[in-house]
RNA sequence: GGGUCAGUAGCUCAGUUGGUAGAGCAGGAGCCUCUUAAGCUCUUGGUCCAGGGUUCAAGUCCCUGCUGACCCA
Repeated sequence: GGGUCAGUAGCUCAGUUGGUAGAGCAGGAGCCUCUUAAGCUCUUGGUCCAGGGUUCAAGUCCCUGCUGACCCA
């Protein structure tokens, strides 16, 4: 220098054919218990890497950039 893949909650990751963003763990509250742990119930938390474009509507499609991993030279 060229190419492929990835970037979504504090962490690990889903997200279908473009149609109001989810799970588990973690955090908070409650129940239970002499207490703790475990268990059960409820619940907080997101500018979807950044900018632009297409569209009535973009996490999803297109372009550019950034970061990381890998391959080629």